[in-house]
RNA sequence: GCCGUUGUAGCUCAGUCGGUAGAGCACGUCAUUGGUAAUGACGAGGUCACCAGUUCAAUCCUGGUCAACGGCU
Numbered sequence: 001g002c003c004g005u006u007g008u009a010g011c012u013c014a015g016u017c018g019g020u021a022g023a024g025c026a027c028g029u030c031a032u033u034g035g036u037a038a039u040g041a042c043g044a045g046g047u048c049a050c051c052a053g054u055u056c057a058a059u060c061c062u063g064g065u066c067a068a069c070g071g072c073u
Stems, first nucleotide, its partner, number of pairs: 001072007010025004019056001027043005049065005
């Protein structure tokens, strides 16, 4: 230098051939206990890496940028 994969909650990851995003763990409150842990209930937490384009509508499609990983030279 070229090619590919990946980028979504604090962490690990789903997701939809385009219609306002979820799980587990972690976190908070409550219940339970003599007190923890465990368990149960409820809750908070996301401009879906960034910038543009297409579209009535983009996490999803297209182009570019950045980052991580891998391959080739």